[in-house]
Molecule: transfer RNA
Organism: bacterium
RNA sequence: GCCGAUGUAGCUCAGUUGGUAGAGCAUGCGCAUGGUAAGCGCAAGGUCCGCGGUUCAAUCCCGCGCGUCGGCU
Numbered sequence: 001g002c003c004g005a006u007g008u009a010g011c012u013c014a015g016u017u018g019g020u021a022g023a024g025c026a027u028g029c030g031c032a033u034g035g036u037a038a039g040c041g042c043a044a045g046g047u048c049c050g051c052g053g054u055u056c057a058a059u060c061c062c063g064c065g066c067g068u069c070g071g072c073u
Base pairs, nucleotide, nucleotide: 001072002071003070004069005068006067007066010025011024012023013022019056027043028042029041030040031039049065050064051063052062053061
């Protein structure tokens, strides 16, 4: 330099023929126990990498960047 994949909660990841988003773990609170852990319930936590484009409407489609990973030279 070229090609491909990927970017969503603190972490690991879903998601959607386009209609403003969820799980597990972690965190906080509660239940329970003589007490702790495990267990159960509830809550909080997201400018869906950035900028543009298409659209009534974009996390999703398109373009250009940036980051990460892999391949080729």